RNA sequence: CGCUUAAUCCAGAACAGGAGCCGGGGACCCGAGCUUUUUUGGGGUGAAUGAGCACAGCUCUAGGGCGACCUUCCCGCCCGAACCCGUCAGCUAACCCGGUCAGCGGUUGAGGAAGA
Numbered sequence: 001c002g003c004u005u006a007a008u009c010c011a012g013a014a015c016a017g018g019a020g021c022c023g024g025g026g027a028c029c030c031g032a033g034c035u036u037u038u039u040u041g042g043g044g045u046g047a048a049u050g051a052g053c054a055c056a057g058c059u060c061u062a063g064g065g066c067g068a069c070c071u072u073c074c075c076g077c078c079c080g081a082a083c084c085c086g087u088c089a090g091c092u093a094a095c096c097c098g099g100u101c102a103g104c105g106g107u108u109g110a111g112g113a114a115g116a
Stems, first nucleotide, its partner, number of pairs: 001105004008019003020100006030090001041088001042085004050060004063079005070115005
């Protein structure tokens, strides 16, 4: 100076706090439902699902990211994890509750085209 991510900014001696961004719970209506739903538990954050195979791995894949002003296309390079709630939650106005981490790359280097 950039990148992933909500994860930045302000303020502060400190404890706290504020703004912005993000996530969850939570009516009517709608959805689901009476054959059955409910241990074959169920649900949440996230792009991170699913399939096959010679199976502690590999190949592909739903989906996602990057290529330095922005958008689209082309081309190229990657990811396709992990964790949480605890028997319980559809949507959901008012209202309520929480998060604001972590990890990485570059030093004139930084694809092409069109548009704005």